The prediction has a mean pLDDT of 82. Predicted 3D model of a 72-nucleotide RNA (transfer RNA) from Patescibacteria group bacterium UBA4787. NCBI's taxonomy places the organism under Bacteria, Bacteria candidate phyla. The sequence was found in a public genome assembly. Rfam family: tRNA. Rfam links the family to the GO term triplet codon-amino acid adaptor activity. Rfam classes the family as a transfer RNA.
[in-house]
RNA sequence: GCCGCCAUCGUCUAAUGGUUAGGACGCAUGGUUCUCAGCCAUGUAAUCAGGGUCCGAUUCCCUGUGGCGGUA
Numbered sequence: 001g002c003c004g005c006c007a008u009c010g011u012c013u014a015a016u017g018g019u020u021a022g023g024a025c026g027c028a029u030g031g032u033u034c035u036c037a038g039c040c041a042u043g044u045a046a047u048c049a050g051g052g053u054c055c056g057a058u059u060c061c062c063u064g065u066g067g068c069g070g071u072a
Base pairs, nucleotide, nucleotide: 001071002070003069004068005067006066007065010025011024012023013022018055026044027043028042029041030040031039032038048064049063050062051061052060
């Protein structure tokens, strides 16, 4: 250089083009407890960037950026 794959809450990870973008862990608050831990309830916070297609894009297409793998 060329080819392929990946990018979503702080972390890990779901989502068939119409979902309130869901779950687990974490964190915060409250309850339980003499206290802590544990358990329970509630809350918290995300679609890599720019364009295109479409009535509608996390999802499809193009370009870029970053990461991983392959190839001489």